Guanidine-I riboswitch aptamer from Devosia sp. A8/3-2, 108 nucleotides, folded computationally. Lineage of the source: Bacteria > Pseudomonadati > Pseudomonadota > Hyphomicrobiales > Devosia. It matches the Rfam family "Guanidine-I riboswitch aptamer". Its family is annotated with regulation of gene expression in the Gene Ontology. Its mean pLDDT, the model's own confidence on a scale to 100, is 81.
RNA sequence: CGAGUUGGGUGCUAGGGUUCCGGCGUCGUCAUGACGUGUCUGGUCCGAGAGCCACCCGCCGGCGCGGAGCAAUCGUGUCGGACACGGCGGGACAAAAGCCCGGGAGAC
Numbered sequence: 001c002g003a004g005u006u007g008g009g010u011g012c013u014a015g016g017g018u019u020c021c022g023g024c025g026u027c028g029u030c031a032u033g034a035c036g037u038g039u040c041u042g043g044u045c046c047g048a049g050a051g052c053c054a055c056c057c058g059c060c061g062g063c064g065c066g067g068a069g070c071a072a073u074c075g076u077g078u079c080g081g082a083c084a085c086g087g088c089g090g091g092a093c094a095a096a097a098g099c100c101c102g103g104g105a106g107a108c
């Protein structure tokens, strides 16, 4: 100095907090409520590069079929596509996080 990366999306999960709902506590109204509490299992919500043998699209490669053809190439079906230790700190939404900075710094 370089390599150890096939991109994107959807759904979900581990995980996360507390705007809203619900729970709980205190107070109050004729009634609707107000305040506090996440040291409330929850619903909504946020949510993984290093989670899912998930799904979809793309990319790359193998094989088959078809079109065209000197060739390049086009369409389609099917199969396959590995690895990945990792802060501190900062940022967003109400807030936090395995979110984002970040397959970053660093380590090997």
Base pairs, nucleotide, nucleotide: 004108007057008056009055010054011052012051015046016045020043021042022040023037024036025035026034027033059081060080061079062078063077064076065075066074067073083103085106089101090100091099